[in-house]
């Protein structure tokens, strides 16, 4: 310090103001937001090796090189939540002469599948992340068409922290 079980905590933001309308945070004008992990030329920090320069030295300065830790992405890379679909498992039911090794419905778990959107100039050796600009995108079900409002959901969850066990 790493694998592998077990446990506890955490783990999503956002319509100001105006218009049309009986009726919109839904249409239009305008406004606002950006889960998680990884990459990383931001950037902040440490030492470290080398090279000039000064010194007697302890060392300081500059400049190179690479490295360690923290830390910059809605649109780069993977990935959660909604939906579907296989497979095992658990339940016992469905209106019913009928099905019950089927099928039908529901629950859990594994796998699989579905899932949005970036140019431009700049500076560089190099920009998909860094600076300017201009853009773009946002499950389902409700409702006057919703990323921001109500509901599934006091739910699930990528993962973060922290705790303990045993073995290598």
């Nucleotide at each position: 310090a790493g694998u592998u079980c077990c446990u506890u905590u955490c783990g999503g933001g956002g319509u100001c103001g105006g218009g049309u309308g009986a009726a919109a945070a839904u249409c239009c004008c305008a406004a606002c937001c950006g889960g998680c992990g990884g990459u990383g030329a931001u950037c902040g920090u440490c030492a470290g090796u080398c090279a000039a320069a000064g010194a007697a030295a302890g060392u300081u300065u500059u400049g190179a090189c690479g490295g360690g830790c923290g830390u910059u992405a809605g649109u780069c890379c993977g990935u959660g939540a909604c939906c579907c679909g296989u497979u095992g498992u658990c339940a016992a039911g469905c209106a019913a002469u009928g099905c019950u090794u089927u099928a039908c419905u529901g629950g859990c778990a594994a796998c699989g599948g579905c899932u949005g959107a970036c140019c431009u100039g700049g500076u560089g050796c190099a920009a998909g992340u860094c600076c300017g600009g201009g853009a773009c995108c946002g499950a389902c079900a409700g409702u006057a068409u919703a990323g921001u409002c109500u509901g599934g959901a006091u739910g699930g969850g990528a993962g973060a922290a922290g705790g303990g066990a045993a073995a290598c």

A computed fold for a 168-nucleotide RNA, annotated as FMN riboswitch aptamer (RFN element). Its mean pLDDT, the model's own confidence on a scale to 100, is 75. It was read from a public genome assembly, where an Rfam model found it.